[in-house]
Context: one part of a larger RNA
RNA sequence: CGUAGGAGAUUUGAGAAGAGCAUUCCUCAGUACGAGAGGACCGGGAAUGACGAACCUCUGGUGUUCCAGUUGUCGUGCUAACGGCAUCGCUGGGUAGCUAUGUUCGGAAUGGAUAAGCGCUGAAAGCAUCUAAGCGCCAAGCCGACUUCAAGAUAAGAUCUCCCUAGGGCUUCGGCCCUCUGAAGGCUGGUUGAAGACUACGACCUUGAUAGGCGGGAUGUGUAAGCACAGUGAUGUGUUCAGCUAACCCGUACUAAUUAGCCGUGAGA
Numbered sequence: 001c002g003u004a005g006g007a008g009a010u011u012u013g014a015g016a017a018g019a020g021c022a023u024u025c026c027u028c029a030g031u032a033c034g035a036g037a038g039g040a041c042c043g044g045g046a047a048u049g050a051c052g053a054a055c056c057u058c059u060g061g062u063g064u065u066c067c068a069g070u071u072g073u074c075g076u077g078c079u080a081a082c083g084g085c086a087u088c089g090c091u092g093g094g095u096a097g098c099u100a101u102g103u104u105c106g107g108a109a110u111g112g113a114u115a116a117g118c119g120c121u122g123a124a125a126g127c128a129u130c131u132a133a134g135c136g137c138c139a140a141g142c143c144g145a146c147u148u149c150a151a152g153a154u155a156a157g158a159u160c161u162c163c164c165u166a167g168g169g170c171u172u173c174g175g176c177c178c179u180c181u182g183a184a185g186g187c188u189g190g191u192u193g194a195a196g197a198c199u200a201c202g203a204c205c206u207u208g209a210u211a212g213g214c215g216g217g218a219u220g221u222g223u224a225a226g227c228a229c230a231g232u233g234a235u236g237u238g239u240u241c242a243g244c245u246a247a248c249c250c251g252u253a254c255u256a257a258u259u260a261g262c263c264g265u266g267a268g269a
Stems, first nucleotide, its partner, number of pairs: 001152001005163007015149004021049007033038001051106005059100004066093005071086006110144003117137004164268001166179005180266001185263004189205005210256003213252005220244002226239005
């Protein structure tokens, strides 16, 4: 820009992409078959590998925003308690998120037309012949079926809902101008997000839980500081399963989402 008014939703599916794998065991059955040795089809059941997708309950990883221990040194006047630097100083753990080696799921079932192949009926050619007319069966393959995208599919589709119902003038009849009007809806702006390079997409904007803060909880760490007691002391014990606790959960307007502006018109060749 188009999709012959504008807008918000929900869709159909022309078309396109993806997927399509392999193996073992049990049963059928030591049956059919076979002199024996051996040893099935078909059907049923149960697993596994590789591959793929999603996810984080579990098992782990990471987790330089959480907790603790600890070395050296400097600082807060000193003690104590803390802080800085040393690869996050080093070490032990670890929430959310992300993640695989973890978990769940997938290939299936099934329809149609066929290939090679196997047939029925059957002439040419009194026979025979699957083929010439006609009719069947049959593959991990083909077309569907399964998953995803998809109306710029210019043949531009469909459904639902919402919105606009002024006055005057000029005209080369294409349209233009003035005064009113400015809808539905959209955009800008702001708080932001398991969305994200930017953009886009989603939530919310006081008729509000969108983010922060705060309250409670969960989780993690592992028993804080201070004080008291015991010990010459290092230290230990009690107060105390304490203290602290990120991204998590629930709640709560305390803070910030202010006020608004712009686009879009007037019934549709």
Molecule: large-subunit ribosomal RNA, domain VI
Organism: Pseudomonadota bacterium